RNA sequence: CUCGACUCAGAGCACCCUCGUCGCGAGGCGGGUCCGCAAAGCCACGGAACUCCACCGGAGUGCGCCGGGCUACCGAA
Numbered sequence: 001c002u003c004g005a006c007u008c009a010g011a012g013c014a015c016c017c018u019c020g021u022c023g024c025g026a027g028g029c030g031g032g033u034c035c036g037c038a039a040a041g042c043c044a045c046g047g048a049a050c051u052c053c054a055c056c057g058g059a060g061u062g063c064g065c066c067g068g069g070c071u072a073c074c075g076a077a
Base pairs, nucleotide, nucleotide: 003075004074012037013036017032018031019030020029021028022027035064041070042069043068045067046066047065049061050060051059052058053057
């Protein structure tokens, strides 16, 4: 540097459900829980998806759907 098969160590995230709260909505935030994740870290650039509106368009949402960019723990061959 590449790679992530089996695994070691220390961490990290949190689907669904549920409680509270915000939003017209997609959904967001916080608590509980834990299906899973080696980038399930960050960005939100492309495609796809979803919502609202006055629908050849506009304003938004998530990305744990696929791709892309940037960064990172560990270490078997």